[in-house]
Source information
Predicted 3D model of a 70-nucleotide RNA (transfer RNA) from Candidatus Syntrophosphaera thermopropionivorans.

RNA sequence: GCCUAUAGCUCAGCUGGUAGAGCUUCCGGCUCAUAACCGGAUGGUUGGGGGUUCAACUCCCUCUGGGCCC
Numbered sequence: 001g002c003c004u005a006u007a008g009c010u011c012a013g014c015u016g017g018u019a020g021a022g023c024u025u026c027c028g029g030c031u032c033a034u035a036a037c038c039g040g041a042u043g044g045u046u047g048g049g050g051g052u053u054c055a056a057c058u059c060c061c062u063c064u065g066g067g068c069c070c
Stems, first nucleotide, its partner, number of pairs: 001068005008023004017054001025041005047063005
């Protein structure tokens, strides 16, 4: 100097309009039973603080953690 931080984990989220997927977990179905498969449910102060705005995961500043380069 650059990139990055969003659910327990891996990650989406376009030009600012009020946050999602897969896996996991739980419940049910199926099965003699387990796994697989099918249906449903749960799960978030969007790393901390501040600013701009009617409105911020998104834009700006700063701090912290992680990665890369000189």
Model confidence (mean pLDDT): 81 of 100.
Its Rfam family is "tRNA". By type it is a transfer RNA.
NCBI's taxonomy places the organism under Bacteria, Pseudomonadati, Cloacimonadia (SeqCode), Cloacimonadales (SeqCode), Candidatus Syntrophosphaera.